[in-house]
RNA sequence: CUAAUAGACAACUAGGGUUCCGAUGAAAUAUUUCAUGUCUGGUCCGAGAGUUGUCAACCUUUUGAAUAGAGGUUACACGGAGGGAUAAAAGCCCGGGAGGU
Numbered sequence: 001c002u003a004a005u006a007g008a009c010a011a012c013u014a015g016g017g018u019u020c021c022g023a024u025g026a027a028a029u030a031u032u033u034c035a036u037g038u039c040u041g042g043u044c045c046g047a048g049a050g051u052u053g054u055c056a057a058c059c060u061u062u063u064g065a066a067u068a069g070a071g072g073u074u075a076c077a078c079g080g081a082g083g084g085a086u087a088a089a090a091g092c093c094c095g096g097g098a099g100g101u
Base pairs, nucleotide, nucleotide: 007055008054009053010052011051012050015045016044020042021041022039023036024035025034026033027032056074057073058072059071060070061069062068076096078099082094083093084092
């Protein structure tokens, strides 16, 4: 000095709210209703720019050749406002968008 790609899915996390459960308070009275997310929480939602895995893709190489064997790669990444879904909100979706450098 040196090749090629710029994916899909899953799990989890940062984060997020309040349908359900729990918590707290009130009423009623013995398990129901209402309120509170300015309740640590469980369920739940959850990342392009977070993590991990699987698949997929790509490159090099072995080989007469290959869909086979071996090795490797999938880099980088500032970012609103507004709108949308769900019970609701969000680093969810519009969206690696507008814009900025």
Predicted 3D model of a 101-nucleotide RNA (Guanidine-I riboswitch aptamer) from Sulfurimonas aquatica.
The model forms 100% of the base pairs in the Rfam consensus.
NCBI's taxonomy places the organism under Bacteria, Epsilonproteobacteria, Campylobacterales, Sulfurimonadaceae, Sulfurimonas.